A computed fold for a 74-nucleotide RNA from a Terriglobales bacterium, annotated as transfer RNA. The same sequence occurs in records of 3 taxa. RNAcentral holds the sequence, with entries from ENA and MGnify. Rfam family: tRNA. From the family's description: Transfer RNA (tRNA) molecules are approximately 80 nucleotides in length. By type it is a transfer RNA.
RNA sequence: GCGCCUAUAGCUCAAUUGGAUAGAGCAUCGGACUUCGGAUCCGAGGGUUGAGGGUUCAACUCCCCCUAGGCGCG
Numbered sequence: 001g002c003g004c005c006u007a008u009a010g011c012u013c014a015a016u017u018g019g020a021u022a023g024a025g026c027a028u029c030g031g032a033c034u035u036c037g038g039a040u041c042c043g044a045g046g047g048u049u050g051a052g053g054g055u056u057c058a059a060c061u062c063c064c065c066c067u068a069g070g071c072g073c074g
Stems, first nucleotide, its partner, number of pairs: 001073007010026004019057001028044005050066001052064003
C1' cells in the first nucleotide's frame, strides 16, 4: 500500500436478510427477605447504535468517506 472482518448501555452480546417505542445477561442503585452480609425475588436508572454525509415514507441495517482495533497478502 491492497483486501476482508469488527465497532450498539459501565462490561459481554442480540436486533428475524430496511418497518414502527433499540433489547437481554452481568454490573450499579432502590426495595423485600436476613441480626448483618451473601444468595434469591421485585423494581429503577443508564444508548447522539465509533464520527460525518447520502439514499429512502422509514436506516443499527444499504451507499460514500474518515477514525480505532483485528486478520491476511505484498